[in-house]
RNA sequence: GCCUCCGUAGCUUAGCUGGUAGAGCGUCAGACUUGUAAUCUGACGGUCAGGGGUUCAAAUCCCUUCGGGGGCU
Numbered sequence: 001g002c003c004u005c006c007g008u009a010g011c012u013u014a015g016c017u018g019g020u021a022g023a024g025c026g027u028c029a030g031a032c033u034u035g036u037a038a039u040c041u042g043a044c045g046g047u048c049a050g051g052g053g054u055u056c057a058a059a060u061c062c063c064u065u066c067g068g069g070g071g072c073u
Stems, first nucleotide, its partner, number of pairs: 001072007010025004019056001026044006049065005
């Protein structure tokens, strides 16, 4: 230098046929318990890496930049 994959909540990630952004862990509160743990219930938390474009509508499609992994030379 070229090719390819990835970037979504504090962490791990689903979402790919464009149509309300979900889950587990976590934190907080409550229930249960003599008390703690475990369990159960609820809540909290997302500029979907940045910018631009297409579209009525973009995490999703296109372009570009940044960061990370792998391959080739």
A computed fold for a 73-nucleotide RNA from a marine sediment metagenome, annotated as transfer RNA. Its Rfam family is "tRNA". It is annotated as a transfer RNA. Gene Ontology term of the family: triplet codon-amino acid adaptor activity.